[in-house]
Small-subunit ribosomal RNA from a Rickettsiales bacterium, 1369 nucleotides, folded computationally. The source organism's lineage runs through Bacteria, Pseudomonadati, Pseudomonadota, Alphaproteobacteria and Rickettsiales. The RNAcentral record of the sequence draws on ENA.
RNA sequence: AAACAUGAGAGUUUGAUCCUGGCUCAGAACGAACGCUGGCGGCAGGCUUAAUACAUGCAAGUCGAACGAGAACGGGACUUCGGUCCUUAUUAUAGUGGCGCACGGGUGAGUAACGCGUGGGAAUGUACCAAGAAGUAAGGGAUAACAGUUAGAAAUGACUGCUAAUACCUUAUAAUGACUCCGGUCUAAAGAUUUAUCGCUUCUUGAUCAGCCCGCGUUGGAUUAGUUUGUUGGUGGGGUAAUGGCCUACCAAGACUACGAUCUAUAGCUGGUCUGAGAGGAUGAUCAGCCACACUGGAACUGAGACACGGUCCAGACUCCUACGGGAGGCAGCAGUAGGGAAUAUUGGACAAUGGGCGAAAGCCUGAUCCAGCCAUGCCGCGUGAGUGAUGAAGGCCUUAGGGUUGUAAAACUCUUUCAUUGGUGAAGAUAAUGACGGUAACCAAAGAAGAAGCCCCGGCUAACUUCGUGCCAGCAGCCGCGGUAAUACGAAGGGACCUAGCGUAGUUCGGAAUUACUGGGCUUAAAGAGUUCGUAGGUGGUUGAAAAAGUUAGUGGUGAAAUCCCAGAGCUUAACUCUGGAACUGCCAUUAAAACUUUUCAGCUAGAGUAUGAUAGAGGAAAGCAGAAUUUCUAGUGUAGAGGUGAAAUUCGUAGAUAUUAGAAAGAAUACCAAUUGCGAAGGCAGCUUUCUGGAUCAUUACUGACACUGAGGAACGAAAGCAUGGGUAGCGAAGAGGAUUAGAUACCCUCGUAGUCCAUGCCGUAAACGAUGUGUGUUAGACGUUGGAAAUUUAUUUUCAGUGUCGCAGGGAAACCGAUAAACACACCGCCUGGGGAGUACGACCGCAAGGUUAAAACUCAAAUGAAUUGACGGGGACCCGCACAAGCGGUGGAUUAUGUGGAUUAAUUCGAUGCAACGCGAAAAACCUUACCUACCCUUGACAUGUAUCGAAGCCCGCAGAAAAGCGGGGGUGCCCGAAAGGGAACGAUAACACAGGUGCUGCAUGGCUGUCGUCAGCUCGUGUCGUGAGAUGUUGGGUUAAGUCCCGCAACGAGCGCAACCCUUGUCAUUAAUUGCCAUCAUUUAGUUGGGCACUUUAAUGAGACUGCCGGUGACAAACCGGAGGAAGGUGGGGAUGACGUCAAGUCCUCAUGGCCCUUAUGGGUAGGGCUUCACACGUAAUACAAUGGCGCGUACAGAGGGUUGCCAACCCGCGAGGGGGAGCUAAUCUCAGAAAGCGCGUCGUAGUCCGGAUCGGAGUCUGCAACUCGACUCCGUGAAGUCGGAAUCGCUAGUAAUCGCGGAUCAGAAUGUCGCGGUGAAUACGUUCCCGGGUCUUGUACACACCGCCCGUCACACCAUGGG
Repeated sequence: AAACAUGAGAGUUUGAUCCUGGCUCAGAACGAACGCUGGCGGCAGGCUUAAUACAUGCAAGUCGAACGAGAACGGGACUUCGGUCCUUAUUAUAGUGGCGCACGGGUGAGUAACGCGUGGGAAUGUACCAAGAAGUAAGGGAUAACAGUUAGAAAUGACUGCUAAUACCUUAUAAUGACUCCGGUCUAAAGAUUUAUCGCUUCUUGAUCAGCCCGCGUUGGAUUAGUUUGUUGGUGGGGUAAUGGCCUACCAAGACUACGAUCUAUAGCUGGUCUGAGAGGAUGAUCAGCCACACUGGAACUGAGACACGGUCCAGACUCCUACGGGAGGCAGCAGUAGGGAAUAUUGGACAAUGGGCGAAAGCCUGAUCCAGCCAUGCCGCGUGAGUGAUGAAGGCCUUAGGGUUGUAAAACUCUUUCAUUGGUGAAGAUAAUGACGGUAACCAAAGAAGAAGCCCCGGCUAACUUCGUGCCAGCAGCCGCGGUAAUACGAAGGGACCUAGCGUAGUUCGGAAUUACUGGGCUUAAAGAGUUCGUAGGUGGUUGAAAAAGUUAGUGGUGAAAUCCCAGAGCUUAACUCUGGAACUGCCAUUAAAACUUUUCAGCUAGAGUAUGAUAGAGGAAAGCAGAAUUUCUAGUGUAGAGGUGAAAUUCGUAGAUAUUAGAAAGAAUACCAAUUGCGAAGGCAGCUUUCUGGAUCAUUACUGACACUGAGGAACGAAAGCAUGGGUAGCGAAGAGGAUUAGAUACCCUCGUAGUCCAUGCCGUAAACGAUGUGUGUUAGACGUUGGAAAUUUAUUUUCAGUGUCGCAGGGAAACCGAUAAACACACCGCCUGGGGAGUACGACCGCAAGGUUAAAACUCAAAUGAAUUGACGGGGACCCGCACAAGCGGUGGAUUAUGUGGAUUAAUUCGAUGCAACGCGAAAAACCUUACCUACCCUUGACAUGUAUCGAAGCCCGCAGAAAAGCGGGGGUGCCCGAAAGGGAACGAUAACACAGGUGCUGCAUGGCUGUCGUCAGCUCGUGUCGUGAGAUGUUGGGUUAAGUCCCGCAACGAGCGCAACCCUUGUCAUUAAUUGCCAUCAUUUAGUUGGGCACUUUAAUGAGACUGCCGGUGACAAACCGGAGGAAGGUGGGGAUGACGUCAAGUCCUCAUGGCCCUUAUGGGUAGGGCUUCACACGUAAUACAAUGGCGCGUACAGAGGGUUGCCAACCCGCGAGGGGGAGCUAAUCUCAGAAAGCGCGUCGUAGUCCGGAUCGGAGUCUGCAACUCGACUCCGUGAAGUCGGAAUCGCUAGUAAUCGCGGAUCAGAAUGUCGCGGUGAAUACGUUCCCGGGUCUUGUACACACCGCCCGUCACACCAUGGG
C1' cells in the first nucleotide's frame, strides 16, 4: 500500500399491433445417478434410501513402585535324584485395590424447545492440574483369590475353611472448615521405598469443565379460537451441588391468548454452503461449535462427573443356545454381510508422527489418528507430438460435370521425449533411538512417434448445411413445432460448430422472474375497491415553548471461537491445495455525548374539528287522514248482432242481450300534467295533497371549546328484487298451469284465461351488472360554457364568492379507449383486494339460516395459452347512399313430346383422357367408318417410326413374283445422278449394316412450374413517394358537400404530388367534302332484248385522305363551381351505335393430352409397327339445342327485294338425261368481270275449316344417288310407302331495353364424305320500364363482432365410444 464486488435478454396468444399475463430457454451449483467413452498425476470426497437386521474379527484398558497368591522358562541352594525351597530381576494368568471406562468415535430418530444463536445474570459444583496453609497419631475385625465339598447341560452359583492391602472400621487430634437456638456441637489421613521421591487427609485460591436463570432471534396451517387445576401466586416443610410448584400441605383465583395461546404438520440448531448486482431465496454432506440419541420403553446404582453406545435392573419385540429346567445378545465404533435403493469403497498396514488412558518409568492399549487400496464423484495440472510438406495424391462426399471440399490434413523428409515403460541413485517427514507410508517423492540414464480421443449438437431461440432414404409411416421435440414424395427439424453419410478425459441426459436449488415487488408491482375496461355507513383495537396526526432522551446520530470499550469469504505474502516445478499476517464478520451488550426530527410529560395557541345564533332549499325518513282520473265488477236504463284479438286467425264473450252508451254503487292498487341534463339521501332508494313527529345539508354573522382529528382488522346497523313464515287483502298485472295459434316439432316468442306473487302488518333472508364496473379523508395543480341552493357588491344586468351537479378542455397521466379541480394528475394517511386459463366461487369442514341458500374456501387433474384496448379486412335475416334485364313492366322461351348432341350412371375385352355450382355438361373436338386414336384383342420389332455422334458398304429410288389380315418376310430385274478434280480420289444428301452413348413415353404430379385461359368484372377501383398524425399495427391522401357511366369533374380539407386502371388515342358504322374511276355506276347524247356498246364520272358505289360533335351556343337550376334540365342549329347531342382493349388481386380455379419444363417412373416396354374392334353400348337421370302441336297456319301456282363470304386437288354456267339425289357435258373464272346463287319470310290468287287433321313429322319397309381402298358394326342425301308422341306443357326457371327481342333465309371454317353445333351476314321488325319496397350480384361510407381457413366462420349442450383423475360398488 491492499482488503470485496457491482445489474444484458430471447421464444411463444394475433392476419398484423400495443399491453396484461403465464409457460419455456440461455447461467451457476451438486455427497450426486444413468448412457457413451476413458492416458497420467496432485488435492479432496464417497449409504442423502431401512434410527432395517446383523455372521466374523478388532474398536478401553492400565498399574507388581498398593496387595495376597502363583503355572512355566531361566538362575541359585538342598537332594533320598523322585523332588523340595528361594528368586533383586523376567513373565503368563485370574483375584483384591487404584485410576480410566462420562473422553475419543458414530448417528440425526426425537425435539418448534432457553434446544440452538447472540448478549447478559446469580443461587452452584469441579477428579486429574497449579499456588498457598496445616496435618499424616494409635488400633481393630473381615473378605476375594486359594483349598475342599456340592448344584447345574450351560450361564452361573451355594456352603465350609485360610489370608493381605493405599480395601473396610473404631479411637485420638480439630480450624482459617461445616452446623448453630450463638450456649456450643461435629469432622481426616495410607502407605510404597535403599536414598531421593511418589503418595494420603483438611482448608483457601486459581484454571478448566459442567449445571441453572433471563432479554432478543428461530418453519407452515385460523378449514386449529379459546387453553390451563400443580394450573398462576403466597406461606410452611421436603429435596438438590444450586434457584425454583422441582415435590408436598394449606391459602388466594389466578396464568396464557388475535403482537396468534392451545392444537396440528414438518424440522436437529449454528459457523457456514449454493445462488444473486444487491436485498433476498434455498440449504445445514465433508470441516468446526452446541444439543439429542445408542434395539424399543422405564428406572436408578457407582462416581468429581452418567441416569452411562462396547455398565446394571425391570418390561417389550426380535435373534441365538438348550439336556426344555433355564440362559445369552444389541455395529447410529472400524472393516464387512444381507436387505432397501438410481446410488456410495478394503473383513488392508502401523502406532513411525499427532493426540488420548494407565504407569515413577520402561512400556502397554488406542479401527482416535497417520497411511495405503477402490471409484473420472468433484476441483486442478499435464499429455496424446513438433517443423517442413501441393501433382492441392488416393479414397470419401457434393457438383451447374467445369470443378469444389475433406486439406498441410495424410504420405514423405527432418526433429523432440513431457507423461507412460525399463534400469540406476535415493530423501525430508526424527530432538539421541524408533518410518507404516516406501525403495515412495525426486534425480540420472536408455529406446522409440513410439502406448494414449471422445461425446454431443447443426429449423428459430443457439455457434454450426448439404446429399440420400422415408412419406402424418418410422420417428423427433426444452418451448414454438417438424414428418401427408423435392424434410438444413426423422434415419444415415459427407462436411461443420461447441466442449474436451470427458461429453450428454434426467433430478434438485438459486438466477433470469420487477410472475409476491423492503430495495421493486398493481386494482375504470386485462386478475383485483368489501353493497353502504357507524365504530373498537391498531396505524397516522395542526401549531408554540420547556423538560426527558425511548427511537435516531456520533465516539469509546467488550464480545462477535477456529475454519470459510476477501487482501498481501510464503510453501509444494505451476495450479488446485496448504501455511503466515491482515482485513472483514454489516450483529449484540455496555458506556459517554448531541437534541434537528419522531416519541413521552407539562404549559399554551386557533388555521383542523365541533358548539351556539340567524336564514334557506329539498320526491330525506315515520305515522295518520283526505283527493280526483283510470281500470274491473255489480245494479238499472237505451240498444242490436256482433264483440275481442292478430301478421292472419282461433281459443274466448254475446240473442239467457254482449261490445257500445247513460246513471248509480263497490273495491283495490298506482299517483298523468308539473318533470328537468332538477332535487334529497351513506348506500339500497325516494314523486298526489294536508297535518304531526323527526334526521341530515348549505349560506351568513359574531361568540365559545381548544386537536376533541383521519382511517378502521374483528364487531354492529342498514341493505333492490325474488323467496320463506303467520295473519289480512286481492282492482289491474301476472311465474306455474290450461287452452288457441305458429312450427318439422314449439314444453317459446303472439293471443284468451289464470294460481302463487305483486299490496298491508310482523318476523326472517343478506344477495344483484348492489356500477361511476372508479374505497374513505386531506392538500396542491390553466381555463371555457351550462345548471341547483345561498351570500355580497355595484354601473340593475352584470361581476365576485361558498356548497353541489353536468359538458368540453390545458398541463399531466394512461396499453389504448379515455380521465382531466366531482382525476384515472401530483403527494400524504389508513383499510380492502389481486398474482396464468380451466377445474371453481366448486368439494370437504366450520359458522349463519325454517328452508331456499349465504359466508369462508381448497386440491387432484388439464392446457400453452386465457384476457384487455386498438388496427385492417370479411361478415350481419345492422343502417345510409348508389348501380346492374337485379326486381318490376313487357315479349319470347326452357321444364311436358319426338329427335339431335353432351354429361352422369350402368354395361364392356375396351367403351381412351380431361372439364364438375355460377365460371363442367352442341365443353377440349373448326368434323371418331380406316386414319385421327391416346383405349382393347391379336400378330410383330428392339439403337428403334424420329435426332446427334463413330465405323464399313452402297447413290437414292423404281419395277415384278410368292404366301400372309397386314406389318413384316423371301426371291428376281434394272439403275448411277450433283459438286471439286486431268485422274486417282474426296465431299454433300440419302439408304443399309454393327456396337454404344442414347432415342422414345398422350406414363404420374396443374398441390413443384412457365406460358395461356376462365371468373368476380369493363365492376371503379388498386397503390406509391414525400409530409403529417399515432408507442405501434396503421391512418391521412382515397374521407366530406355536390356531380358523373366512371377515384368523372368541381369545391372544401394536413396534405402535396404521382403510378396502374376510367376516359381518349385504334377498328367499324352513320353525314359531307376532296382525290381516283375498272370489273362499279348511267343524269344528259346516241345505241341495244339487255349499261349491251360509244361516251361520261354528275349520282350510286368502291377506297384513300380529310371535315364534323366540343356541353361549342342560348335560357333556367346550382354555390359566381363542376354539372344537370330545356332549346336552337345539325346527318348525328351530351360516351351517337357496335367492337378491340380486362388495374392490384381472388378462386393451391383450368390445362404436364397444344407447347415448354423440375422431380419421379418404364426401357425386348408404360417405347414402335400392323389388322380388327372400341370411343357410336342402354332399365335410367340431367343439361343444351332442332322440329312441332297449327288457320298471324299448312299445301299449290305466280311474283319482288339482300348482305357478307368462298372458289384451280376448286366454284362450276348454258344445254341434254333422271320424279329426285344426281349423271353427262364442257363455256367462263386465280375473281367489283366467271361461279356457288333459286334468297326466305313478304306480296297476289286458290284450297283446307278445328280434326290428332291436307297439322306434326319420329319410326319402320323398299328402291336408289354420292363420297371414299372400304358405308356391316357406323356416313350424308333422294324417291315411294308407313305416319309415333305431341292439342302450348307441374313445381321451378332462362334471355332480351331498339334496328334490340321475335321471326326469315344466306354464307364461311373444319372437310374425301358427313351440322339441328359453331362463327358470320343481311330481310321483316315489336312491346314495356310507374319505380327501387323486395330477390340476386356489385360499389362507397358507417356500425357491431368472441370471425381472420374470414358466416360453407366460430361455437354450446345432450348422447355414444375411448382414455386420464377422483369417489362408490